[in-house]
Molecule: Glycine riboswitch aptamer
Organism: Bradyrhizobiaceae bacterium
RNA sequence: GACGUCACGUCGGGAGAGACUGGUCCCCUCAUUUUUUGAUUUGGAGGACCGGCGCCGAAGGAGCAACCGCCCCGGAAACUCUCAGGCAAACGGACCGCGUGACGGA
Numbered sequence: 001g002a003c004g005u006c007a008c009g010u011c012g013g014g015a016g017a018g019a020c021u022g023g024u025c026c027c028c029u030c031a032u033u034u035u036u037u038g039a040u041u042u043g044g045a046g047g048a049c050c051g052g053c054g055c056c057g058a059a060g061g062a063g064c065a066a067c068c069g070c071c072c073c074g075g076a077a078a079c080u081c082u083c084a085g086g087c088a089a090a091c092g093g094a095c096c097g098c099g100u101g102a103c104g105g106a
Stems, first nucleotide, its partner, number of pairs: 003104007011097003018053001020052007027044002031040003054087003060083001061081003067075002
């Protein structure tokens, strides 16, 4: 010491698809009422849980296999599936860049 691999980061970039819908409870809110620390009621793009239908692919996972490999073993996509995950923003996000570290190293 170019470069490569891996890990990390209050770093930069980073797509797709419903701010769908039913129920229960809670919360907030309107009003009524001598069960008044209650009951009933109006509304809520609020919260939690349990479902329904539709959809997306770029966490993870699985499948196919061009290709790498003499063979075996093995590796292997941004393709396919959609189990998981996701469908306003935020978060997350494969991947790219930057920085740091470890290892390898012309």